Record summary:
Guanidine-I riboswitch aptamer from a marine eukaryotic metagenome, 114 nucleotides, folded computationally. Model confidence (mean pLDDT): 81 of 100. The model forms 100% of the base pairs in the Rfam consensus. RNAcentral holds the sequence, with entries from MGnify. The same sequence occurs in records of 2 taxa.
[in-house]
RNA sequence: UAAGGCGGCUAGGGUUCCGGUCUGUAAAAAGGCGUCUGGUCCAAGAGCGGUCGACCUGUUGGCGUUUUAUUUCGCUGCUCCGCAGGUUACACGGAGGGAUAAAAGCCCGGGAGG
Numbered sequence: 001u002a003a004g005g006c007g008g009c010u011a012g013g014g015u016u017c018c019g020g021u022c023u024g025u026a027a028a029a030a031g032g033c034g035u036c037u038g039g040u041c042c043a044a045g046a047g048c049g050g051u052c053g054a055c056c057u058g059u060u061g062g063c064g065u066u067u068u069a070u071u072u073c074g075c076u077g078c079u080c081c082g083c084a085g086g087u088u089a090c091a092c093g094g095a096g097g098g099a100u101a102a103a104a105g106c107c108c109g110g111g112a113g114g
Base pairs, nucleotide, nucleotide: 004052005051006050008048009047012042013041017039018038019036020033021032022031023030053088054087055086056085057084058083059082061076062075063074064073090110092113096108097107098106
């Protein structure tokens, strides 16, 4: 530090809401339980993939020459844009605190420390 941004998900997480379950009741209301697989919900720097960005490489031009030709060779240019391909590596980690209904691989935080 562009070890970047964003949104989609997963491991994981709890309990506002829904569902489940229990109490209760004629039926309800109301209440308990997350020590209920779940739906909604939260969710990774060190998980996955997408996209944008960043970076790298190549290509695309003009003039002359030559050719049946979209071919050959030379000189010059090669900043931006476009297009194509690629890179975006590595990464052990508390305690404590914070948010939300609540908790967490969330945030403090690639922090302290190793």